[in-house]
RNA sequence: GCGGCAUUAGUUUAACGGUAGAACUCCGGUUUUACAAACCGGUGGUAGGCGUUCAAUUCGCUUAUGCCGUA
Numbered sequence: 001g002c003g004g005c006a007u008u009a010g011u012u013u014a015a016c017g018g019u020a021g022a023a024c025u026c027c028g029g030u031u032u033u034a035c036a037a038a039c040c041g042g043u044g045g046u047a048g049g050c051g052u053u054c055a056a057u058u059c060g061c062u063u064a065u066g067c068c069g070u071a
Stems, first nucleotide, its partner, number of pairs: 001070007010024004018054001026042005047063005
């Protein structure tokens, strides 16, 4: 240089083009003399840009980062 894969919450990870979920973390509450554990509830996210579409995490182009392959 060329080709391929990946990028979603603080972390790990789901999601036929049709309301983005889960677990852990964090916060609040119940409980306890207190802490921990347990239980209940809550906050928070689609790497950036452009396009297609009534509608994009999903499709296309491009940029960035990481990984793999190749001369």

Notes
Transfer RNA from a Candidatus Omnitrophota bacterium, 71 nucleotides, folded computationally. RNAcentral holds the sequence, with entries from ENA. Its Rfam family is "tRNA". The family's RNA type in Rfam is transfer RNA.